[in-house]
A computed fold for a 692-nucleotide part of an RNA from a Limisphaerales bacterium, annotated as large-subunit ribosomal RNA, domain II.
Context: one part of a larger RNA
RNA sequence: GUCUGCGAGUUAUUGUUUGCGGCGAGCCUAAGUUCCUCUGGAAUGGAGGCGAAGCGAAAGCGAGUACGAAAUGUGCGUCCAGUCGCAAGCAAUAGACCCGAAGCGGAGGUGAUCUACUCUUGAGCAGGUUGAAACUGGGGUAACACCCAGUGGAGGACCGAACUCGUGGAUGUUGAAAAAUCCUGAGAUGACUUGAGAGUAGGAGCGAAAGACUAAUCAAACCCCGUGAUAGCUGGUUCUCUCCGAAAUAGCUUGAGGGCUAGCGUUGGGUCAGUACUCCCGGGAGGUAGAGCACUGGAUGGCUUAGGGACCCCACCAGGUUACCAAAACCAAUCAAACUCCGAAUUCCCGGGAUCCCAUUACCCCAGCAUUCAGACGGUGGGGGAUAAGCUUCAUCGUCGAGAGGGCAACAGCCCAGAUCGCCAGCUAAGGUGCCUAAAUACGGUUCAGUGGAAAGGAUGUGACGUUGCUUAGACAGUGAGGAUGUUGGCUUAGAGGCAGCCAUCAUUUAAACAGUGCGUAAUAGCUGACUCAUCGAGCGAUGUCGCGCCGAAAAUGAUUGGCGAUAAACCGUAUACCGAAGCUGCGGAUUCCCUGGUGAUUCGUCACCGGGGAGUGGUAGGAGAGCGUAAUUGGCGCAACGAAGCCGGACGGAAACGGACGGUGGAGCGCCAACUAGUGAGAAUGCAGAC
Numbered sequence: 001g002u003c004u005g006c007g008a009g010u011u012a013u014u015g016u017u018u019g020c021g022g023c024g025a026g027c028c029u030a031a032g033u034u035c036c037u038c039u040g041g042a043a044u045g046g047a048g049g050c051g052a053a054g055c056g057a058a059a060g061c062g063a064g065u066a067c068g069a070a071a072u073g074u075g076c077g078u079c080c081a082g083u084c085g086c087a088a089g090c091a092a093u094a095g096a097c098c099c100g101a102a103g104c105g106g107a108g109g110u111g112a113u114c115u116a117c118u119c120u121u122g123a124g125c126a127g128g129u130u131g132a133a134a135c136u137g138g139g140g141u142a143a144c145a146c147c148c149a150g151u152g153g154a155g156g157a158c159c160g161a162a163c164u165c166g167u168g169g170a171u172g173u174u175g176a177a178a179a180a181u182c183c184u185g186a187g188a189u190g191a192c193u194u195g196a197g198a199g200u201a202g203g204a205g206c207g208a209a210a211g212a213c214u215a216a217u218c219a220a221a222c223c224c225c226g227u228g229a230u231a232g233c234u235g236g237u238u239c240u241c242u243c244c245g246a247a248a249u250a251g252c253u254u255g256a257g258g259g260c261u262a263g264c265g266u267u268g269g270g271u272c273a274g275u276a277c278u279c280c281c282g283g284g285a286g287g288u289a290g291a292g293c294a295c296u297g298g299a300u301g302g303c304u305u306a307g308g309g310a311c312c313c314c315a316c317c318a319g320g321u322u323a324c325c326a327a328a329a330c331c332a333a334u335c336a337a338a339c340u341c342c343g344a345a346u347u348c349c350c351g352g353g354a355u356c357c358c359a360u361u362a363c364c365c366c367a368g369c370a371u372u373c374a375g376a377c378g379g380u381g382g383g384g385g386a387u388a389a390g391c392u393u394c395a396u397c398g399u400c401g402a403g404a405g406g407g408c409a410a411c412a413g414c415c416c417a418g419a420u421c422g423c424c425a426g427c428u429a430a431g432g433u434g435c436c437u438a439a440a441u442a443c444g445g446u447u448c449a450g451u452g453g454a455a456a457g458g459a460u461g462u463g464a465c466g467u468u469g470c471u472u473a474g475a476c477a478g479u480g481a482g483g484a485u486g487u488u489g490g491c492u493u494a495g496a497g498g499c500a501g502c503c504a505u506c507a508u509u510u511a512a513a514c515a516g517u518g519c520g521u522a523a524u525a526g527c528u529g530a531c532u533c534a535u536c537g538a539g540c541g542a543u544g545u546c547g548c549g550c551c552g553a554a555a556a557u558g559a560u561u562g563g564c565g566a567u568a569a570a571c572c573g574u575a576u577a578c579c580g581a582a583g584c585u586g587c588g589g590a591u592u593c594c595c596u597g598g599u600g601a602u603u604c605g606u607c608a609c610c611g612g613g614g615a616g617u618g619g620u621a622g623g624a625g626a627g628c629g630u631a632a633u634u635g636g637c638g639c640a641a642c643g644a645a646g647c648c649g650g651a652c653g654g655a656a657a658c659g660g661a662c663g664g665u666g667g668a669g670c671g672c673c674a675a676c677u678a679g680u681g682a683g684a685a686u687g688c689a690g691a692c
Stems, first nucleotide, its partner, number of pairs: 001692006011094013026050003032044005054061002064076004097236002100233001104226003108223003116200009125190001127159003130155001134151006163187003168183004202218001204214002239627006249262005263372001265369006278354008290342001291340002296336003300332003305326001307325002309322004375400010405416003420589004425585003431579003434564003440576007457551002461548010478535005484508003489503003514529001518527002590617012628681001630678002633675007646665004652659002
């Protein structure tokens, strides 16, 4: 892992609601006792309980009572049938649907054969090295001291086996091993190592101290018990079909992943009008969008002018100037969530009217039962953030959640569209119609970039529409020629001659020619431009708006409109077709509810069956309903050696759970109907046991 078996809302009591039943102003017995056909049943038993009257703290009074001096006042009552069973829903108390802690407690117990420390008694330490004290001899001293040689054999001394340890590395890591092996290391006469025996125990021991160790367990051992501790947490919770169908919000919470009440769901009952809902008309609420500057504030320019600054003048007092700063007022033009002289759309409230023959409805009320309290994205309007986020937080609508189908290549939240079932029928939506891939043609334009299939910004790309200027009295571009004189204008300067800089910028000859547009020189020179003529011969400039393109464009494994590919099979527009979904239609069937016809039954409330018509039938949590199957029990009816159950196959039937003729196997019990009771349904719980 698979298979088989086991595996989770139970039981008791009390309460409450619903259904069914008995009796009914009453209803019921409990224990006990007696009897019987004795796991049980019947009788008896009224002790007691609930109800029929309440109010008050109580005395108490009583359809009233309490408060009060009192009330025509106020509170609670007076009207409305209960009670006892059975069944079901839910709650409470119990382990209370099942499994799961870490833990807490026990004057309950077991452990020191591991390990820590201690006690008693034993054992062990190859070999080599060093050479302390002391002593002896000699020297030496007044005597000591001291020196030399020898003897000697000290040391938590040295090197290094056994022994003990475990420094670094490798291997090992489902190991040979739940800590080892190999290499390399440390100590190795000592605070050494070790055998045997003994002692200390769980809030206790022991500890050269690491919270270390106390039997592979230690910030409190192990076993048992309280114990089914508790778990607002995680996981799991077993057959089918039908009807309806949520929430992820508010308030409160030692509250935030929990709960309570409300909201939204469901079931039963009740009330119910042209009512709810929707639309129209009328009336009203409001201060948003926008707008505005009348208030409150912000910000800019001007004018006027307080107050300052600076400068001039001034003995003082004064005075003058100002391209400085600037209050207030005024003028102009502005800005505002916490400004408003104004002010929508939408929305909400009220009144009137209309549509709807739907109505066992919606709305509302009462009662039973819930779930929900992490929401997500998209559009719109805002706050926070950076007018960031698949960000966060509100409002409002949609979708998902709980929604399948078609489109978007793929893709919960986008677009289309809401799946009762069947059909080898039709029409459409979004989106599409070269091939993959169902379906297309025509016309008018645009684009040349594979743009389509990235921005600011930049540019004689190109198309359309304007505005404006020049132009056969010859434009624009090109080519040929001229581009002069006073004059080197004056100043400045070493120089300044059109061309460093300053000032002026005239006149003459002209077709035209600047006291000079740029390059250039030390300064001249030189080149060029403006301007003019000739040549040429028809359009040439400037500017604005719009459409489509171009550049901007660098990323890590091989690239991508989904692919191939296409100059349309790209883009804009027009027209007409077609394809395309579980949408709509057609045909047939099922079921829920409503209306209706018939038959049967009836406790007269209605129920069952057979038809017709209409509206529905996606669905998580959840509510409600109807069934299937398993195992006992009771009654009735049956089957079985001419073959029960079980097992294998299985036509066929049923909407499903399922049923099942028949055949094989098997070899002794089993089924159907009506009741009734549950240890009643397995794929999941890192489920439990076994097998493989």
Source information: Rfam family: Bacterial large subunit ribosomal RNA. The source organism's lineage runs through Bacteria, Pseudomonadati, Verrucomicrobiota, Verrucomicrobiia and Limisphaerales. Its mean pLDDT, the model's own confidence on a scale to 100, is 84.